[in-house]
RNA sequence: UCCGAAAAGGGUAAACCCUGGGUAACCAGGGGGCACAAAGCCAAGGGUCCUUAUGUUCGAUAAGGAUAGCCGGUUGCCGAAG
Numbered sequence: 001u002c003c004g005a006a007a008a009g010g011g012u013a014a015a016c017c018c019u020g021g022g023u024a025a026c027c028a029g030g031g032g033g034c035a036c037a038a039a040g041c042c043a044a045g046g047g048u049c050c051u052u053a054u055g056u057u058c059g060a061u062a063a064g065g066a067u068a069g070c071c072g073g074u075u076g077c078c079g080a081a082g
């Protein structure tokens, strides 16, 4: 450095519910706990989603927004086996 243990110390918090924001995707707080070796951070890589406009045989195009627990980039705790 790769790697990821029936290790140690810990950490985060899905769905759902309540409150608030947003046209929406979704976000924040509280509860909750599915799961996670990066579920830390990054939205000027890709994908997916929302809105508006145009268009429409099926399609699609552009602009704006969202999503990192979709892939990706980047930084990091620990040290068994290999």
Base pairs, nucleotide, nucleotide: 002082003079004078011036012035016031017030018029019028020027021026034069040074041073042072045071046070047067048066049065050064051063052062053061054060
Molecule: c-di-GMP-I-GGC riboswitch aptamer
Organism: bacterium BMS3Bbin09